[in-house]
RNA sequence: AAGGUGUGGUAGGUGAUUGCUUGGGCACUCACGCUCAAGAGGAAAGUCCGGGCUGCAUGUGAGACAUGGUUCCGUCUAACGGACGGCUAGGGUAACCUAAGGGACAGUGCAACAGAAAGUAAACUACCAUUCUAUCAUGCUUGCUUUAGCUUGUAUGCAAUAAUGGAAAAGGUGAAACGGUGGGGUAAGAGCCCACCAGUGCUUUAAGUAAUUAGAGCAGCUAUGUAAACCCAACCUGCAGCAAGAAGGGACGGUUUUGGUCUCACGUUUUAUGAACCCUUCGCUAGAGGCUUAUCGUAAGGUAAGUCGUAGAUAAAUAAUCACCCACGACAGAACCCGGCUUAUCGCUACACCUUUUGA
Repeated sequence: AAGGUGUGGUAGGUGAUUGCUUGGGCACUCACGCUCAAGAGGAAAGUCCGGGCUGCAUGUGAGACAUGGUUCCGUCUAACGGACGGCUAGGGUAACCUAAGGGACAGUGCAACAGAAAGUAAACUACCAUUCUAUCAUGCUUGCUUUAGCUUGUAUGCAAUAAUGGAAAAGGUGAAACGGUGGGGUAAGAGCCCACCAGUGCUUUAAGUAAUUAGAGCAGCUAUGUAAACCCAACCUGCAGCAAGAAGGGACGGUUUUGGUCUCACGUUUUAUGAACCCUUCGCUAGAGGCUUAUCGUAAGGUAAGUCGUAGAUAAAUAAUCACCCACGACAGAACCCGGCUUAUCGCUACACCUUUUGA
């Protein structure tokens, strides 16, 4: 200098004028006015998780099932399917990234085509043994003709074919074919036996909280993969939701009754009332809150002290104009609140790390 990886900050700025909403103060007492303070995000989006809170009319408690979720180890948290740190596997030269990370010896299913055969099966081309044997070769032999041929019988050998038995090793097919290489052995062969290697099981050593890592020994035990297929195991799990719900007033006829099912125990009395409809008020913003410092921890986080008061609209407020600056501004607007995850995104900027090149 170039390219990359990880973690943060920011989200146009400044000034003037006019305007909107909430709260406090003053003033006024019908409204109205003045002043002070504050006023939409890092994702407010998605509604995917977890809770706080509210209710389950006219009960409480317990259990089972259903439903749904998670899945290596340890820690954090109110909790989580989240975060942090590790282990293992995969990707990357690396910094780093990803993981829907338990179980295939409970069962079921699937693995096309090719191939003989893909769960104890099977033999396509080749191999071996035995038996049969026209024919062929060789030896012996009978007879005839003759110097060689024909013929009869017998013995040995052997190929094809057929039958019976052995075998899965050589070749082929395939992603994968009953572990691999070498040797012995055999009629031919095979972990049949041996040596080495791989896997699996058992025992054990060292390190680590653990997941796991690195060894040692024994055993000839050796047919795969797939559960983001059904399934099994362990652990967790009630449901509905601020349009929840509470209060006041109005209306009043009929209709309806969100909040899993079953069982057991105790208790209670009720077919009328409440709610669902309309309006007003509350819920509604002080929170598992923000910021700063110190301290413990590798970290996520914990503890302590100090400090701040930071939107509460309800047809929906936070805007408009002008001037200047500049990096020329993307994605995009709270609606009960909080902790996460995911998605979208123009730029500017800070720190750390990796690779390549060059110079000192």
The RNA shown here (Bacterial RNase P class A) has 360 nucleotides and comes from Sulfurospirillum sp. It was read from a public genome assembly, where an Rfam model found it. Model confidence (mean pLDDT): 75 of 100. Of the family's consensus pairs, 97% are formed in the model. Its Rfam family is "Bacterial RNase P class A". It is annotated as a ribozyme.